A computed fold for a 114-nucleotide RNA from Sporolactobacillus spathodeae, annotated as SAM riboswitch aptamer (S box leader). Taxonomically the source falls in Sporolactobacillus (Bacteria, Bacillati, Bacillota, Bacilli). The prediction has a mean pLDDT of 82.
RNA sequence: UUCUUAUCCAGAGUGGCGGAGGGACUGGCCCGAUGAAACCCGGCAACCAAAUCGAAUUUUGAUUCUGGUGCUAAUUCCUGCAAAGUCUGAAACAAUGGCUUUGAAAGAUAAGAG
Numbered sequence: 001u002u003c004u005u006a007u008c009c010a011g012a013g014u015g016g017c018g019g020a021g022g023g024a025c026u027g028g029c030c031c032g033a034u035g036a037a038a039c040c041c042g043g044c045a046a047c048c049a050a051a052u053c054g055a056a057u058u059u060u061g062a063u064u065c066u067g068g069u070g071c072u073a074a075u076u077c078c079u080g081c082a083a084a085g086u087c088u089g090a091a092a093c094a095a096u097g098g099c100u101u102u103g104a105a106a107g108a109u110a111a112g113a114g
Stems, first nucleotide, its partner, number of pairs: 001114008013041001015040002021031003025080001027078002042072003047068003050064006076106001081103007
């Protein structure tokens, strides 16, 4: 860096250090000198491994949180592309636009493969 699979409406600090940015990107909307990012400690969770127990028959569930990661404002903060429904509007049919739902894309993380 690419591909595959799974998950993404739950959870987690009145700490230390640091000193101006941060929330991937677009457009919004937010967070931040009552202290941003990064780092340390703490915490949350249970993806992989491990151990123990149980089902079942070589798979699966539960527990522990020991090892490897991960995460720790706001649903992945909302949004982007497509479809359906609905509302507004209108003489009428549509289009545009608003809202809701579904799917995809993009992104993140884990595990595996190249």